Small-subunit ribosomal RNA from an uncultured bacterium, 1394 nucleotides, folded computationally.
Its Rfam family is "Bacterial small subunit ribosomal RNA".
The RNAcentral record of the sequence draws on ENA and SILVA.
Its mean pLDDT, the model's own confidence on a scale to 100, is 83.
[in-house]
RNA sequence: UAGAGUUUGAUCCUGGCUCAGGAUGAACGCUAGCUACAGGCUUAACACAUGCAAGUCGAGGGGAAACGGCGUUCUAGCUUGCUAGAACGGACGUCGACCGGCGCACGGGUGAGUAACGCGUAUCCAACCUGGCCCGAAGUAGGGAAUAAUCCGUAGAAAUGCGGUCUAAUGCCCUAUGUGGUUCGAAGAAGACAUCCGAUUUGAAUUAAAAAUUCAUCGCUUCGGGAUGGGGAUGCGUCUGAUUAGGCAGAAGGCGGGGCAACGGCCCACCUUACCGACGAUCAGUAGGGGUUCUGAGAGGAAAGUCCCCCACAUUGGAACUGAGACACGGUCCAAACUCCUACGGGAGGCAGCAGUGAGGAAUAUUGGUCAAUGGCCGGAAGGCUGAACCAGCCAAGUAGCGUGCAGGAUGACGGCCCUAUGGGUUGUAAACUGCUUUUGUACGGGGAUAAAGUGGGUCACGUGUGACUUAUUGCAGGUACCGUACGAAUAAGGACCGGCUAAUUCCGUGCCAGCAGCCGCGGUAAUACGGAAGGUCCGGGCGUUAUCCGGAUUUAUUGGGUUUAAAGGGAGCGCAGGCCGCCUGGUAAGCGUGUUGUGAAAUGUAGGGGCUCAACCUUUGCAUUGCAGCGCGAACUGCCGGGCUAGAGUACGCACGACGUUGGCGGAAUUUGCCGUGUAGCGGUGAAAUGCUUAGAUAUGGCGAAGAACUCCGAUUGCGAAGGCAGCUGGCGGGAGCGCAACUGACGCUCGUGCUCGAAAGUGCGGGUAUCGAACAGGAUUAGAUACCCUGGUAGUCCGCACGGUAAACGAUGGACGCCCGCUAUCCGUCCUUUGGGAUGUGUGGCCAAGCGAAAGCGUUAAGCGUCCCACCUGGGGAGUACGCCGGCAACGGUGAAACUCAAAGGAAUUGACGGGGGCCCGCACAAGCGGAGGAACAUGUGGUUUAAUUCGAUGAUACGCGAGGAACCUUACCCGGGCUUGAAUUGCAGACGAACGACCAAGAGAUUGGAAGGCCCUCCGGGGCGUCUGUGAAGGUGCUGCAUGGUUGUCGUCAGCUCGUGUCGUGAGAUGUUGGGUUAAGUCCCGCAACGAGCGCAACCCUUAUGGUUAGUUGCUACGCAAGAGCACUCUAGCCAGACUGCCGUUGACAAAACGGAGGAAGGUGGGGACGACGUCAAAUCAUCAUGCCCCUUACGUCCUGGGCUACACACGUAAUACAAUGGCGAUCAACAGAGGGAAGCAAUACAGUGAUGUGGAGCAAAUCCCUAAACAUCGUCUCAGUUCGGACUGCAGGCUGCAACCCGCCUGCACGAAGUCGGAAUUGCUAGUAAUCGCGGAUCAGCAUGCCGCGGUGAAUACGUUCCCGGGCCUUGUACUCACCGCCCGUCAAG
Repeated sequence: UAGAGUUUGAUCCUGGCUCAGGAUGAACGCUAGCUACAGGCUUAACACAUGCAAGUCGAGGGGAAACGGCGUUCUAGCUUGCUAGAACGGACGUCGACCGGCGCACGGGUGAGUAACGCGUAUCCAACCUGGCCCGAAGUAGGGAAUAAUCCGUAGAAAUGCGGUCUAAUGCCCUAUGUGGUUCGAAGAAGACAUCCGAUUUGAAUUAAAAAUUCAUCGCUUCGGGAUGGGGAUGCGUCUGAUUAGGCAGAAGGCGGGGCAACGGCCCACCUUACCGACGAUCAGUAGGGGUUCUGAGAGGAAAGUCCCCCACAUUGGAACUGAGACACGGUCCAAACUCCUACGGGAGGCAGCAGUGAGGAAUAUUGGUCAAUGGCCGGAAGGCUGAACCAGCCAAGUAGCGUGCAGGAUGACGGCCCUAUGGGUUGUAAACUGCUUUUGUACGGGGAUAAAGUGGGUCACGUGUGACUUAUUGCAGGUACCGUACGAAUAAGGACCGGCUAAUUCCGUGCCAGCAGCCGCGGUAAUACGGAAGGUCCGGGCGUUAUCCGGAUUUAUUGGGUUUAAAGGGAGCGCAGGCCGCCUGGUAAGCGUGUUGUGAAAUGUAGGGGCUCAACCUUUGCAUUGCAGCGCGAACUGCCGGGCUAGAGUACGCACGACGUUGGCGGAAUUUGCCGUGUAGCGGUGAAAUGCUUAGAUAUGGCGAAGAACUCCGAUUGCGAAGGCAGCUGGCGGGAGCGCAACUGACGCUCGUGCUCGAAAGUGCGGGUAUCGAACAGGAUUAGAUACCCUGGUAGUCCGCACGGUAAACGAUGGACGCCCGCUAUCCGUCCUUUGGGAUGUGUGGCCAAGCGAAAGCGUUAAGCGUCCCACCUGGGGAGUACGCCGGCAACGGUGAAACUCAAAGGAAUUGACGGGGGCCCGCACAAGCGGAGGAACAUGUGGUUUAAUUCGAUGAUACGCGAGGAACCUUACCCGGGCUUGAAUUGCAGACGAACGACCAAGAGAUUGGAAGGCCCUCCGGGGCGUCUGUGAAGGUGCUGCAUGGUUGUCGUCAGCUCGUGUCGUGAGAUGUUGGGUUAAGUCCCGCAACGAGCGCAACCCUUAUGGUUAGUUGCUACGCAAGAGCACUCUAGCCAGACUGCCGUUGACAAAACGGAGGAAGGUGGGGACGACGUCAAAUCAUCAUGCCCCUUACGUCCUGGGCUACACACGUAAUACAAUGGCGAUCAACAGAGGGAAGCAAUACAGUGAUGUGGAGCAAAUCCCUAAACAUCGUCUCAGUUCGGACUGCAGGCUGCAACCCGCCUGCACGAAGUCGGAAUUGCUAGUAAUCGCGGAUCAGCAUGCCGCGGUGAAUACGUUCCCGGGCCUUGUACUCACCGCCCGUCAAG
């Protein structure tokens, strides 16, 4: 010392990206009241108009252009002494220009260059200079010659000259003097006395001066010293790049000179060949350095504006002059570029001084005031100059301070906005209103504010320079700060944000558009993410955005990271430099520790004090400034120098070991091949084939030869080697670890950049060899294709020798060495013990585990544990191990190794699912075994498509398609055409009016509708009420949209056996366990086991029905009698209640269980049959058109009424049914049979009659166990005889029937006639396991009518199931995964367009 978002379905980790903070010479957007303090070209060291920025001294000089005064003269006006003018006068104040002195080298600006002794810090100069200033010593004598100005002349446009004459000085020169200085010579003390150093004495030469004046000062000259400033040298520190590795000839050094203030290759002559460099020379790029500033917990990182110090520069480059000082910003000369003037001959200039202009740029101010203060220059001084400086102006560009009011005030006003349960809520005490205050503001006044100190004059003290007093005088800012009075809330609030991170939410608009976005990401009709509004949050004279820096980032890790799998261990060894290094002891003091001294400028920082009303700011004192250097002290550790030791390391000796290397020799089997023999038709090959070989004799088989390569068994979690790697037997040579012993050496060690060596396979060069196998290639197959997998051949190669190359998933994906740390077990080699079973020990090789480690998987004495040392490597993914450069190579290629650009991830381990042409177990009419169908025909019906004014809408794999619809002629109806209505067709509140409403009938019209019209209310307490109509108003209405906003309902997986929870336990966690396992079951059914123990929703059971019996009850049922009445309830039946079935019993098997199998009994036997019942969930499955409902949309229409039409169309395609194709049949006849379940009053309808018939007439009975609807297949007899038929019935004609306002579009039925297709159906496909399939008829709902559909009912009544390999679907366990929208996934390459 704070974190957060983002990889995933979820998790942990690695890892990048992004955010929250602070800062700025900033810029941009919106906004803006005041004050103080600080700040303001970061870009073009680009170019500059104009003004100013360095002058001063008359007390150095000659002088007098200008100004003033004065004097004299003259003129004019004239007011007789004033004004104006002119001339003369330098005697005066002064002074342009000139000579001379000092200054101009400071101050001010800028950062181009510079990677350097440039800067910082420390030290040194006995190797140096220093104007002015201070101190000390001495002096200041005598002369002289010029020259500028001025004047004259002259050239030129100008700048600027040229010639001549006169003249001064503190200008210049000569001479004298020499305290002294300098040079040379002589003697030479002291010293560590050899060199050397050289006090002191002395000789020679040479060397000074300036005056001015008011007479006391100020100058001048020489020498010595000081102070200040400068110059030089050295140690250490000071950016990036090795894809810059060698550089260098004045280069490194020496001797001698020159030059300089001084040292020095600074320069020169000669001599030597050095010197620098992996501790990074040279080269390239970038850059002024520091104090400090920002950030950070710190260590660090970044920066270098303002202020201070140093350096460098002054348009660019070069050079010197003057001077104490310059190689000189506002000096000179030369060259260059540019600009300007010009009479074209020639000249002038340098804002990186202050203002200012243009340009550049996102961007940076006034052509201001004053020398009053602080400082500078000159002067004796007054004073002058000073864009240094002090002030003011502009700019929110920063920091700090103040204000925009305070209190009360609820009917919680109006308005707005949103929500709402319609009461309300919010804006909001906010406003209005009342009271108060007056910072600020405006006005007026005060305020000679402080900053003033000085200076001139005077006085005093004291003595030579100060102090005190007095007087006069000096203020730009500025009549400012400050103070007072009056007025009056009066003059003053915005910006950003509101999905998460991140404080703060609603409505409207928009509809993947417009737009937002720092990251993740929002927007496709209900956007808290866009735009607006309301409200809220944050900050506030500011707020946001952008840019940059640090932080967060332990994300370069010294503090403080890693490398098995996430990025990362070099392929291996040897080894120089380097780094590190055992035990004891003595010394030293470099590191180290401590004390002290010097320094670390000031400012800054920090603590205290003080001054501006406070604060910022300023000031003062202390501390800090972690640094460098000097001098002491200490001696544990590191280093260094000695001495010793043996545990590290090595040597000797003994024993035994091995597929260790290399080089010879030898061996057998196999393969191919040659020859001979036997033998005959195929062989070979594959999933199946073909190419290929073979009657010229193959394959097969026997024999004899040849060749090359590789070594079966043994053989192993074996052994050896540094790695690569090494396997028949045997000889030679060479290397090695191990064990034993403890004789020898005495730290001789470990690691290792550069370097050297080795290094599989493939490859390369040369020469051999070539049996097998076999890239390339050829052929055959496979395939949509098949440049592949498979097959037949086959070259290089594979083998040997020599050489090159130097890479691999060169892997244990794990560098080497040493030490330490629980165990169990197996094994190779060696040694020891032994009871011969075995045990101990050392080095290796394996397995499993404690602790510990790890993200986990896992590792675990052979560590990925705990420590030490050295090397190598990593820092998001892609681009890319690519490009360029260099090095190596014959080549192939290898080594080294980027960037632009792009993404917000890429990745590791583990988890849940899903998936697999993975595995195991199991189930299902899933397959198989069967029976019957559909797909072909015509028809019915639904759908698609097409058509149409409309063919209303929905349903679309399974899970839409005889579905919504259980019944479209009108209606239905939602669609289309046309005609109408507008509070409306229906419902309802309120108000008013009316008394009716309604309306037969007539008329118009297609009808809706309209006109006329006979008729025509109830109750009452008499107030009125009910009811209805009309008018007005508020509600309406919508089959309009969204099933992807919803409720409800439904389908499907699936009646599949599953889906979960609590507690506990395990795991960092997602999660796991339970639910897995062994059996068993239809079943997560049950039993057993088990870190699980229990529980819930499902399963099963409970419910209904059916099958047996008992009992109770009998009417409409049943019974006896020929019938009825009457009687009865035994039977059938009906409908209540019971019984019964539970693996209960026996046997066998099984684990002593659950259970399975067999049997008995029983009507029924192992859930007896059937039904209802559908777990958690999946499919954004279906439905806004059953209904309900949010939002949106329409309102004389998208509402509503009506006529007619359409939903019934028809080249076509599909689904589902029904009818058939016939003889197990059709037809006819006979009649004789036998059901169940339902329905029936605007109904079912018997008997009877009519009709060929549909049907009609008529009507008994029945609101139903009473009456009616009400059977067919079957059976018997006859006929048909295999044909498009006596099959089949479509289509059509005619004639009828029924329903209904109405059968044209568009109903059903009947009769007669007509008599299509069709002779069992391609690929492919469907249902069904028993009262089932198949077949036969019957009923019901809907309904006026309309049924091949749907829902039910009974009659007749089969076949087959070996079995689970395969197809489909499902369940459990397990495994892999780069999938999780979950394999209809993900994803790669090519091509096309952009």